[in-house]
The RNA shown here (c-di-AMP riboswitch aptamer (ydaO/yuaA leader)) has 140 nucleotides and comes from a Bacillota bacterium.
RNA sequence: GCUGUCUCUUGGCCACAGCAAGCAGCGGAUGCGCCCAGUACGGGGGAUUAAAAAUUGGGGUGAAUCCGGCUUAGGCCGGUAGGGUCUGCCUUUCUACCCGAACCCGACAACUAACCUCGGAGGCUAUUCACAGCAGGAGA
Repeated sequence: GCUGUCUCUUGGCCACAGCAAGCAGCGGAUGCGCCCAGUACGGGGGAUUAAAAAUUGGGGUGAAUCCGGCUUAGGCCGGUAGGGUCUGCCUUUCUACCCGAACCCGACAACUAACCUCGGAGGCUAUUCACAGCAGGAGA
């Protein structure tokens, strides 16, 4: 830098250059360390009203939906709604390259004021440095 809502902050603890050094203790800068509490931002529930639907169960987050073929099944292949990227930034077009998942609720939820509640992650990449391994070379 990219994807994604997933950024930032007070306080406490721990580590720590160093001071002290008998012990105790002090401890800057720093930290993808730990624990609370917040926060940019994001999600869910929830009246009136008015409309709708009801085992073929239903619903939520998300770009990730749908169609066809193969397989005993698992799964695999092709396409597709939709989504992303090209490294100073924004917008548009073309080209190229990718994704087109997964998880959750648990009989139950339209929207929705007041109100209640949850998340505030993870995964990649370029450059530099270090380490390890492999290949090539007569040697360098």
The coordinates come from a structure-prediction model, not an experiment, and the mean pLDDT is 78.